RNA sequence: GGCUCUGCGGCUUAGUUGGCUAAAGCGCCUGUCUUGUAAACAGGAAAUCCUGGGUUCGAAUCCCAGCAGGGGCU
Repeated sequence: GGCUCUGCGGCUUAGUUGGCUAAAGCGCCUGUCUUGUAAACAGGAAAUCCUGGGUUCGAAUCCCAGCAGGGGCU
């Protein structure tokens, strides 16, 4: 230099043939229970889906550019 893959709550991921309020596990907070902790049960907060632009009635999803990381080529 050119090719390819990935980027979604604090963490790990699902969702990517465009369409309901972005889902699950772990973690966190509160309550019940307990002498206390843990466990269990009930409830709750937390992601405008890497950034910007475009297409569309509608974008996490499609297109373009960029950024970051991984892989391999020269």
Source information:
A computed fold for a 74-nucleotide RNA from Ovis aries, annotated as transfer RNA. The organism belongs to Ovis, within Eukaryota. A source record names the gene tRNA-Thr-TGT-5-1. Its Rfam family is "tRNA". Its family is annotated with triplet codon-amino acid adaptor activity in the Gene Ontology. It is annotated as a transfer RNA. Rfam's curators write: Transfer RNA (tRNA) molecules are approximately 80 nucleotides in length. Model confidence (mean pLDDT): 82 of 100.